A computed fold for a 1378-nucleotide RNA from an uncultured bacterium, annotated as small-subunit ribosomal RNA. Its Rfam family is "Bacterial small subunit ribosomal RNA". The coordinates come from a structure-prediction model, not an experiment, and the mean pLDDT is 83.

[in-house]
RNA sequence: UUAGAGUUUGAUCCUGGCUCAGGAUGAACGCUGGCGGCGUGCUUAACACAUGCAAGUCGAACGAAAACAUAUUGAAACCUAGUGAUAUAUGUUUGAGUGGCGGACGGGUGAGUAACGCGUGGGUAACCUACCUUGUACUGGGGGACAACAGUUAGAAAUGACUGCUAAUACCGCAUAAGACCACAGUUUCGCAUGAAACAGGGGUAAAAACUCCGGUGGUACAAGAUGGACCCGCGUCUGAUUAGCUAGUUGGUGGGGUAACGGCCUACCAAGGCGACGAUCAGUAGCCGGCCUGAGAGGGUGAACGGCCACAUUGGGACUGAGACACGGCCCAAACUCCUACGGGAGGCAGCAGUGGGGAAUAUUGCACAAUGGGCGAAAGCCUGAAGCAGCGACGCCGCGUGAGCGAGGAAGGCCUUUGGGUCGUAAAGCUCUGUCGGGAAGGAAGAUAAUGACGGUACUUCCCGAGGAAGCCCCGGCUAACUACGUGCCAGCAGCCGCGGUAAUACGUAGGGGGCGAGCGUUAUCCGGAAUUAUUGGGCGUAAAGAGUGCGUAGGUGGUUUCUUAAGCGUGGGGUGAAGGCCAUUGGCUUAACCAAUGUAAGCCUCGCGAACUGAGGGACUUGAGUGCAGGAGAGGAAAGCGGAAUUCCUAGUGUAGCGGUGAAAUGCGUAGAUAUUAGGAGGAACACCAGUGGCGAAGGCGGCUUUCUGGACUGUAACUGACACUGAGGCACGAAAGCGUGGGGAGCAAACAGGAUUAGAUACCCUGGUAGUCCACGCCGUAAACGAUGAGCAUUAGGUGUCGGGGUCGCAAGGCAUCGGUGCCGCAGUUAACGCAUUAAGUGCUCCGCCUGGGGAGUACGUGCGCAAGCAUCAAACUCAAAGGAAUUGACGGGGACCCGCACAAGCAGCGGAGCAUGUGGUUUAAUUCGAAGCAACGCGAAGAACCUUACCAGGGCUUGACAUCCCUCUGACCGACCCGUAACGGGGUCUUCCCUUCGGGGCAGAGGUGACAGGUGGUGCAUGGUUGUCGUCAGCUCGUGUCGUGAGAUGUUGGGUUAAGUCCCGCAACGAGCGUAACCCUUGUCAUUAGUUGCCAUCAGGUUAAGCUGGGCACUCUAGUGAGACCGCCGGGGAUAACUCGGAGGAAGGUGGGGAUGACGUCAAAUCAUCAUGCCCCUUAUGUUCUGGGCUACACACGUGCUACAAUGGCCGGUACAGAGAGACGCAAAAUCGCGAGGUGGAGCAAAACUCUAAACCGGUCUCAGUUCGGAUUGCAGGCUGAAACUCGCCUGCAUGAAGUCGGAGUUGCUAGUAAUCGCGAAUCAGAAUGUCCCGGUGAAUGCGUUCCCGGGUCUUGCACUCACCGCCCGUCA
Repeated sequence: UUAGAGUUUGAUCCUGGCUCAGGAUGAACGCUGGCGGCGUGCUUAACACAUGCAAGUCGAACGAAAACAUAUUGAAACCUAGUGAUAUAUGUUUGAGUGGCGGACGGGUGAGUAACGCGUGGGUAACCUACCUUGUACUGGGGGACAACAGUUAGAAAUGACUGCUAAUACCGCAUAAGACCACAGUUUCGCAUGAAACAGGGGUAAAAACUCCGGUGGUACAAGAUGGACCCGCGUCUGAUUAGCUAGUUGGUGGGGUAACGGCCUACCAAGGCGACGAUCAGUAGCCGGCCUGAGAGGGUGAACGGCCACAUUGGGACUGAGACACGGCCCAAACUCCUACGGGAGGCAGCAGUGGGGAAUAUUGCACAAUGGGCGAAAGCCUGAAGCAGCGACGCCGCGUGAGCGAGGAAGGCCUUUGGGUCGUAAAGCUCUGUCGGGAAGGAAGAUAAUGACGGUACUUCCCGAGGAAGCCCCGGCUAACUACGUGCCAGCAGCCGCGGUAAUACGUAGGGGGCGAGCGUUAUCCGGAAUUAUUGGGCGUAAAGAGUGCGUAGGUGGUUUCUUAAGCGUGGGGUGAAGGCCAUUGGCUUAACCAAUGUAAGCCUCGCGAACUGAGGGACUUGAGUGCAGGAGAGGAAAGCGGAAUUCCUAGUGUAGCGGUGAAAUGCGUAGAUAUUAGGAGGAACACCAGUGGCGAAGGCGGCUUUCUGGACUGUAACUGACACUGAGGCACGAAAGCGUGGGGAGCAAACAGGAUUAGAUACCCUGGUAGUCCACGCCGUAAACGAUGAGCAUUAGGUGUCGGGGUCGCAAGGCAUCGGUGCCGCAGUUAACGCAUUAAGUGCUCCGCCUGGGGAGUACGUGCGCAAGCAUCAAACUCAAAGGAAUUGACGGGGACCCGCACAAGCAGCGGAGCAUGUGGUUUAAUUCGAAGCAACGCGAAGAACCUUACCAGGGCUUGACAUCCCUCUGACCGACCCGUAACGGGGUCUUCCCUUCGGGGCAGAGGUGACAGGUGGUGCAUGGUUGUCGUCAGCUCGUGUCGUGAGAUGUUGGGUUAAGUCCCGCAACGAGCGUAACCCUUGUCAUUAGUUGCCAUCAGGUUAAGCUGGGCACUCUAGUGAGACCGCCGGGGAUAACUCGGAGGAAGGUGGGGAUGACGUCAAAUCAUCAUGCCCCUUAUGUUCUGGGCUACACACGUGCUACAAUGGCCGGUACAGAGAGACGCAAAAUCGCGAGGUGGAGCAAAACUCUAAACCGGUCUCAGUUCGGAUUGCAGGCUGAAACUCGCCUGCAUGAAGUCGGAGUUGCUAGUAAUCGCGAAUCAGAAUGUCCCGGUGAAUGCGUUCCCGGGUCUUGCACUCACCGCCCGUCA
């Protein structure tokens, strides 16, 4: 003493990058700012500097001068009081000079430097050291000058020149020499060594300065110490190999020189060395360290402040002086710059402290004082000191304090939100009671000083007084990440660290309220470490995610079998030295506390002295199991060369033979009557070797295949004779290395890039076809790459098995064969491992050794450089920029012109249509004042609309109304409202007349109307992508899920898959599943048979009556029928099949047979499917209009296009005539009979019927005629005359009669419906509705054809497979262009 999170996906696991949360800073910027303490402040231009200051001091070294003081002297004059020139002596002061010491310290900066520069530890037997300390010995006696000064003189100045005078602790000889030094020869001791030390000997060389208060202070020499330095060495100290070779004083030697000293440090000569893959040289960057920041640590980053070392002082060079410098405020030279100048010449160096300009995001006062600490000089007083001590400025950092405390609910006002009830700001405020830190005022007042001396400073601190007064902001609130609402905005404005927000309901933008965090600060930016095990020593990987070199041989290096002896380098243990101070850490102490300061303790590393000997190393000896050799065998497409062989293709010659051949999906180009193809015989030539042949063999890999011979490599088995660790791996290096390609020369049958032609196609520089050249083959030489793959480096050891196969030998057995074994090659599988897939004695398990390689995607294996190559190109190999992913494995779906199985009027087999005509209707388009709106593949288009002349109506034009056409509340008035009438208008609106309420306690109330005010009404205005509800569709398809269990790290799987079967996830069997739910089926309605109950309005068999016109009447309920209740059908029975099942086929019986027919019923979900114009509704919008009302118009337009229908084109028909039979419905604002009028639509009429009662109410059919024509088909269009509805048929209704008589003669490509009471055909009814169906919905009548079958088209279901799709193939995605 180790914390994680977000982000790749529909979801998952993994790999992997990006980002965040933490700490730090000499910081800067934005907003804000009360006080104090301690620190800290040009990181940029080693850019340039105005001004002032930063190094002087000593008169006790020296001479001269000046001033002053004292003492003495005393001229001249005045005239005796003194003033006092001059001179002498002493003292003090001043500043220049000679001289001494100090200006080599202190202070600044980091440009240079990759170096013995720094750090650490050693060495000097190769050295120096002023001042200081100790000791010893001296300090004698002389000499000559130069400044100052005086004079002359040059110059603008700076600065000189000449002559003359002078002192010294300035300078120079001489004397002396204990000791020192030098050379000589000798002895002893010591050292790894060059060598050192000691002793004695004689020889040689070099000293000194005085001053004095007489105490001393100086001076000289030597020795020693202390201090400070110098040099040398071991180790450590950034990046780049796209820098691989560097070096001529270079490496060494000898002689000489030089230095304090060693040394190529310098020089002459000689030799040819020295350094380098353990990275020289070159290039880039950089002062180094104690430390500081971070981190669990290992590490990584950094080198501000403080401390040590180094280097530098405008740039470059040089020396002088000195103990010490090659000298920041010294000298000389050169250069640049600045200044002065009389143009001749001079002066300067802030990287000292302040300060200025400049640069910059950015960094302070031209302050006080030497009081303290320290330094220089001096005997001292003292002087100097921008060192240092203090103060000033800056929230720049760290630390401390404050901005008040207690009580206080009418939870005030106000703000914000609101579901309008309330909630929240909030005890917060106000109010009451207190306190006084900081602050203001006053008084006292330090320590720092051991006698004097205090800049700080009247400061710290203490006491008294005053009054809650003067003192809070910043960032954030989508997730990560603590904290949410409203409004504004509307992919705009903007935000953003990553993911990402914003396109009208934004917790993500902006503002407000509220909240969270920190707090005199808070955020942002920049940088560093962390998280990141994301460079992995601790602590990662390489089959598929990035990553094993194509393969081998082998050098250096790394690693290495058994045993013994020695050694002690590594290693272990104990001691010593060092590890400066400061810092960190622990414990104490001092400032009120803390920051801050102080004391004590604490050690990695390096050096060194002992001891130990297990392991590694080193040296010696031995061994045989690793490795190799020998001997004996067998196997093999191992390699190289030479020779030989047959089949086939092509070509040539000759024969036979005739019209085609060839080729394709189909064709054509091509070949062929000059004789092809086919066929027979002969010949030529090149290339490749069928069968055998096998997840068989061999080889290091690439690769190797007819047969024979020669040469040759390797592996394997057996044996155990030989060597004795000789081994493994292998950076560089060398060799081999498919195909294609290149060079030279051959060869060339077939095949075949390029090329040509023919097809295909929208095109087809392709796929297909006909040709065809390089090439493919051989020899020699290059190239050096491949998905060179087992996408898996080599070696050794070890860890369950089973089963094939190849090559050996052993053993048992007569044999077949068995057993054990060595080596290879496959499959399955346990443990283990893996993200999973998978691997699994041939490991991807477990270990060891060595090599290669990886570190997000793209850019890019590219550019540049270099090497190789004839070239093509290969090898090595970046960056800018850009993205937040790229990727692996597995999962669920969807998809596939993948597979398997199955179903459906899906196809096929049929029938009838549509598409052509005319008309109807809807849509598009166009037009228009308006042609209201919606619906848009299937699943919009006879749809909303079950019915637009007005109305409807939403649209347009015009005219009106404004609390409104409609609702609620309030106030005033009236008594009605309704109704009738009149005027007026295009009409509504408007004006007028008449008539007319209820209850009452008389106050009023109810109701209604009118007027008024504002809340509000109103909106078919927007958003179906804000919604509810409803609906369509896949699809009446058979599916969709859950609980528990099990499997999987997980998403998920299993169940639901499989074998059968079904209309069906229907059922049976099996099964790690067992159960369950929603769907299916059934229950419901209807229809088909029967029974029973009940018979009126239904029915009439029997009985009776009765008209003949009838169930008309009595009667009856048997039948039909009506409508209630039941029965019936269940694979129940028989037989076959099947697994003895589910079920299926056939049969019997039955009205009905295998869900009997039809309907209702629509799982989880999909399509942001449709609808805000049915309704409801959030939000937005309009409010004398987007509301409301009225008249008229429009929705009915019409070059055109499409959908859905109707009627036809005729004889299965038209026309005329005749005459039966339905079902289901509707009817009072109605259906309407009989009768009657009209050719008819219809009129008159009104019986009956609120309906099993009355009415609406049939047609296809049957008979006759027409005879194939634009008709006796067809009926459009148009004219005339009528009818009906309705205020009203002009725009714009329906119907009738007469007349007119268009297109159309069965419909191109294509396309729709239908499997039985179905299609087709025929009519009836209903809803809507005043009127207005060819539409819609229902009803019955007549009533077919076909179905081999599932190859194909469409749709669907299940399983499986692939996948870079998941918005799911209408996907994704590539290139070009804009």